[in-house]
RNA sequence: UCCGCCCGGCAGGCAGCCGCUGGUCUCCGGUUCGCCGGAGAUCGGAGGAAAGUCCGGUCUCCACAGGGCGGCGUGCCGGCUAACGGCCGGGGGGGCUCGCUCAAAGCGGGCUUCACGGAAAGUGCCACAGAAAACGUACCGCCCGCGUCCGGUUCGCCGGAUCGGGUAAGGGUGAAAAGGUGCGGUAAGAGCGCACCGCGGCCGGAGCAAUCCGGUUGGCAGGGCAAACCCCACGCGGAGCAAGACCAAAUAGGGGAAGAGGAGCGGCCCGCUCCGUUCGAUUCCCGGGUAGGUUGCUCGAGCCGUUCAGCAAUGAACGGCCUAGACGAAUGGCUGCCGCCGGCUGGUUCCGCCAGUCGGCACAGAAACCGGCUUAUCGCCGGCGGGAUCC
Numbered sequence: 001u002c003c004g005c006c007c008g009g010c011a012g013g014c015a016g017c018c019g020c021u022g023g024u025c026u027c028c029g030g031u032u033c034g035c036c037g038g039a040g041a042u043c044g045g046a047g048g049a050a051a052g053u054c055c056g057g058u059c060u061c062c063a064c065a066g067g068g069c070g071g072c073g074u075g076c077c078g079g080c081u082a083a084c085g086g087c088c089g090g091g092g093g094g095g096c097u098c099g100c101u102c103a104a105a106g107c108g109g110g111c112u113u114c115a116c117g118g119a120a121a122g123u124g125c126c127a128c129a130g131a132a133a134a135c136g137u138a139c140c141g142c143c144c145g146c147g148u149c150c151g152g153u154u155c156g157c158c159g160g161a162u163c164g165g166g167u168a169a170g171g172g173u174g175a176a177a178a179g180g181u182g183c184g185g186u187a188a189g190a191g192c193g194c195a196c197c198g199c200g201g202c203c204g205g206a207g208c209a210a211u212c213c214g215g216u217u218g219g220c221a222g223g224g225c226a227a228a229c230c231c232c233a234c235g236c237g238g239a240g241c242a243a244g245a246c247c248a249a250a251u252a253g254g255g256g257a258a259g260a261g262g263a264g265c266g267g268c269c270c271g272c273u274c275c276g277u278u279c280g281a282u283u284c285c286c287g288g289g290u291a292g293g294u295u296g297c298u299c300g301a302g303c304c305g306u307u308c309a310g311c312a313a314u315g316a317a318c319g320g321c322c323u324a325g326a327c328g329a330a331u332g333g334c335u336g337c338c339g340c341c342g343g344c345u346g347g348u349u350c351c352g353c354c355a356g357u358c359g360g361c362a363c364a365g366a367a368a369c370c371g372g373c374u375u376a377u378c379g380c381c382g383g384c385g386g387g388a389u390c391c
Stems, first nucleotide, its partner, number of pairs: 001388003005385001006383005012338007020045011047363001051374002054372005059240004071236005076090005091116001092114009117231002122229002124225003139171002141167005147162006179197006198220001199218008244295004254286005261275005302321008339361010
C1' cells in the first nucleotide's frame, strides 16, 4: 500500500411548503359532568434486520391425584444467562498458513472448521467392482511335494500343465481389505521375533472437567455406519394479544312481575278498524350473546455514560434519560442547495482538475413484548486480529 476473512459503527445531510398519526396545553360548541366534537400552538413518530417465524422466554387463558408405556428435542468439558438448539472460554479431530530444521519427519505459533455421547448390550446395513465387505477370504502372484502327465537332459535334474497343500509380503478391485514402517527370520511368508509409532488394560502425576503427560504390561483383540433401529443422560402439558378482561345498542329468542286494555284515522269528542283478555296485547325489570367501544398497550430481563470484577461471554455499583403505539392500519409528497457514485459534452499539458448536463444513492417497513439464530443489503468509516506485496 492492497485484500476485506474477523470485530464495531453509519444507513445521504440541511432548509422551505403541503399533509398523516399520538401526547400535552389553549380557545369555541355540546354534555347524562364521565367526557365528546372542532380549531390552533407545541413536542414525539420504523429497523439493523422491523423480515423468515427457526429456537428460547415474559404475559394470558385452558388442563393438571399418582404411576407406567409412548412421542419430540438436545448431546466433548466448564462458564454466562430469566431461558435457549444462543454466547464465551477450554479440550480433541480435520483444513490452511507461518516459524525452527539443508530437507523430510517432528515440534511450536496463528487463523478457520466440526450433529464431537455410546459400534466389547443387541438387531440391521455396507451399492458397483472385487476371490473375499466380516464367527474371515486364495483371483493373479510367491513357495512346497521324489504326486500325476508332457517336453528337454550333461541322468544330477530343469521347464510347462494339472492336482493337493502353505502363504495376506507383492499385484488387482473398492469409499473402505483384518494394525503401520524398518530390520531380522523363513521353503515362501506372517507380530513369528525385535525397535519405533499406533491400540487395549493397569498404575502414577497435572487439571473442577473434557483431556493431557509419564511408567508398566498385552503381540494385537475390536473394519465402517447410530444424519439405521437402538442404548445412555438431560429437558419438554396445550393454545396463543384474533391470548384474555370490562362496558354494551337495535332486532329476535329466554326468565319474572303488573295487567284489561292498547294502537291507528294530523288536536278533541263520537264512530270505525286492528291487536288482545285459556293461545296474555301493552308496560316495567332481569339475564346471555352480536354490532360497537374501552382495556391488555408499551416503564422494560429498558437505553446512555463512568468505574470496578472477569481472558471473555457477562455481572455489579453510581449518575443521567423516557425513546412510535396505529387498527380500512400514520411515519409521506414536492421544491431548492450540498455530499457520494457513474455516463456524456466542453475547457485544460496525458493522468488529474474545473464547468455544464443526465441518471442513481441499497435491503426493506413496526402491530403484545423481550433474548437469540438465519436470510436480504448500494456504499462508507473505524479497529487492528489475519493474509499478500514493497521498502

A computed fold for a 391-nucleotide RNA from a Bryobacteraceae bacterium, annotated as Bacterial RNase P class A.
It matches the Rfam family "Bacterial RNase P class A". Rfam classes the family as a ribozyme.
Taxonomically the source falls in Bryobacteraceae (Bacteria, Pseudomonadati, Acidobacteriota, Terriglobia).
Its mean pLDDT, the model's own confidence on a scale to 100, is 76.
The gene name in the source record is rnpB.
The sequence is in RNAcentral, with records from ENA.